[in-house]
């Protein structure tokens, strides 16, 4: 240099047949308990790596760039 894959909540990941974002763990609050743990209930937390394009509508399709990983000259 070329090719492929990945980038979504604090972490691990789903969602990628376009209709507008979820789970588990964690965090915070509550119930329970003498206190704590466990269990149960609730909440907060994301402009989906960045920019542009297509579209009524984009995490999802297209292009460029950035980062990480693998293969290869």
């Nucleotide at each position: 240099g070329g090719g492929c894959g990945c980038g979504u909540a604090g972490c691990u990941c789903a969602g990628c047949u376009g209709g507008a974002a979820g789970a588990g763990c964690g965090u915070u609050g509550g119930u329970c308990u003498c206190c704590a743990a466990a269990a149960c209930c609730a909440a907060a937390g994301g402009c989906c790596g960045c920019a542009g394009g297509u579209c009524c509508g984009a995490a999802u399709c297209c292009u460029g760039c950035c980062g990480c990983g693998c293969c290869u000259g």

This is a predicted structure of a 73-nucleotide RNA (transfer RNA) from a Patescibacteria group bacterium. The sequence is in RNAcentral, with records from ENA. Rfam family: tRNA. Rfam's curators write: Transfer RNA (tRNA) molecules are approximately 80 nucleotides in length. It is annotated as a transfer RNA. Lineage of the source: Bacteria > Bacteria candidate phyla.